RNAcentral holds the sequence, with entries from ENA.
This is a predicted structure of a 74-nucleotide RNA (transfer RNA) from a Nitrospinaceae bacterium.
The coordinates come from a structure-prediction model, not an experiment, and the mean pLDDT is 83.
Rfam family: tRNA. Gene Ontology term of the family: triplet codon-amino acid adaptor activity. It is annotated as a transfer RNA.
Lineage of the source: Bacteria > Pseudomonadati > Nitrospinota > Nitrospinales > Nitrospinaceae.
RNA sequence: CCGCUCGUAGUUCAGUUGGAUAGAAUACACGGUUCCGAUCCGUGGGGUCGGGGGUUCGAAUCCCUCCGAGCGGG
Numbered sequence: 001c002c003g004c005u006c007g008u009a010g011u012u013c014a015g016u017u018g019g020a021u022a023g024a025a026u027a028c029a030c031g032g033u034u035c036c037g038a039u040c041c042g043u044g045g046g047g048u049c050g051g052g053g054g055u056u057c058g059a060a061u062c063c064c065u066c067c068g069a070g071c072g073g074g
Stems, first nucleotide, its partner, number of pairs: 001073007010026004019057001028044005050066005
């Protein structure tokens, strides 16, 4: 310098032939259960989907660019 993959909740990830409420597990908070705790059950908070721009009636999803991570090539 070139190519490919990836970036979504504190963490690990799903969701990409665009579709209208953005999810799961775990962690955390509260409540129940218990003599107390663990386990288990319930409820809740938490993300403008890496930043910016564009296309579209509508973008996590498509396009451009930048940043970051990994892999390969020179």